[in-house]
RNA sequence: UCCGGUGUAGCUCAAUGGUAGAGCAAUUCGCUGUUAACGAAGAGGUUGCAGGUUCGAGUCCUGCCACCGGAG
Numbered sequence: 001u002c003c004g005g006u007g008u009a010g011c012u013c014a015a016u017g018g019u020a021g022a023g024c025a026a027u028u029c030g031c032u033g034u035u036a037a038c039g040a041a042g043a044g045g046u047u048g049c050a051g052g053u054u055c056g057a058g059u060c061c062u063g064c065c066a067c068c069g070g071a072g
Stems, first nucleotide, its partner, number of pairs: 001071007010024004018055001027041004048064005
């Protein structure tokens, strides 16, 4: 320098172009002599960044950034 892949909640991962979810973790409450376990509830997101297409973008297109792999 070139090619490919990945980037979404604290972590691991979903989401057919049509309201962004789950599990775990954390918080609060219950239970218990206390903790753990268990039960319940509520919260937590500029979907890596900037543009474009579209009535509508996590998803499609372009550029950039980070990481992983490959080629030279």
Molecule: transfer RNA
Organism: Patescibacteria group bacterium